Transfer RNA from Byssovorax sp., 73 nucleotides, folded computationally.
RNAcentral records the identical sequence in 2 taxa.
Its Rfam family is "tRNA". About the family: Transfer RNA (tRNA) molecules are approximately 80 nucleotides in length.
C1' cells in the first nucleotide's frame, strides 16, 4: 500500500427483512442477618469508534476516515 475482520455500559459480550438499545459480571440503594458472606428486590451508567450520506426513520444500508488482529506485497 492492498485484501478480510473486529469496535455497542466500567469489563466479556448479544441485537438488527432499518422502528423497544439490551444480558452475565461489577457498581449503588433497600430488605433478611448481631455483623460479614449470601440471596432477593429496585436503581444509576450508553454521542453503538468518528465524520458524511440514502431514509418518515440508521447500531443495522452506502462512502470516507480513525484504532486493534490477520493475510499479502
Nucleotide at each position: 500500500g492492498g485484501g478480510c475482520u473486529u469496535g455497542u455500559a466500567g469489563c466479556u459480550c448479544a441485537g438488527u427483512u432499518g422502528g423497544g438499545a439490551g444480558a452475565g459480571c461489577g457498581c449503588c440503594u433497600g430488605a433478611c442477618u448481631g455483623g460479614c458472606a449470601g440471596u432477593c428486590a429496585g436503581g444509576a451508567g450508553g454521542u453503538c469508534g468518528c465524520a458524511g450520506g440514502u431514509u418518515c426513520g440508521a447500531u443495522c444500508c452506502c462512502u470516507g476516515u480513525c484504532a486493534g488482529g490477520u493475510c499479502c506485497a